[in-house]
RNA sequence: GAGGCGAAAGGGCAAACUGCCUGAGAGGGUAGGACGCAAAGCCAAGAGACCUGGGCAGAAGGGGAGGAGCUUUCCCUUCAGGGUUUGUCUGGUUGCAACG
Numbered sequence: 001g002a003g004g005c006g007a008a009a010g011g012g013c014a015a016a017c018u019g020c021c022u023g024a025g026a027g028g029g030u031a032g033g034a035c036g037c038a039a040a041g042c043c044a045a046g047a048g049a050c051c052u053g054g055g056c057a058g059a060a061g062g063g064g065a066g067g068a069g070c071u072u073u074c075c076c077u078u079c080a081g082g083g084u085u086u087g088u089c090u091g092g093u094u095g096c097a098a099c100g
Base pairs, nucleotide, nucleotide: 005100006099012037013036017032018031019030020029021028022027035087041093042092043091045090046089047088048085049084050083051082052081058079059078060077061076062075063074064073065072066071
């Protein structure tokens, strides 16, 4: 000097829940509140989870309605697209105290 394990002190953050504000929604902000956290500091980069109303617009599948038919329209699922989450995990980066 580096790493691991265990401990102490002073501080830090703040889950659920509640009030208010905000968003279509997942959520977010703030005040209270503490389940927890040694990075529960910072970065939505990867994976996961969740949401997707309006406008424009895309693929596949299924269903309903109208129509003689070409076809029109509505709904659902999946994907794509867009978004939320860093207190789901990974990665990047910075960092306080401290004895054995």
A computed fold for a 100-nucleotide RNA from a Nitrospirota bacterium, annotated as c-di-GMP-I riboswitch aptamer.
It matches the Rfam family "c-di-GMP-I riboswitch aptamer". Rfam links the family to the GO term cyclic-di-GMP binding.
The model forms 81% of the base pairs in the Rfam consensus.
Its mean pLDDT, the model's own confidence on a scale to 100, is 75.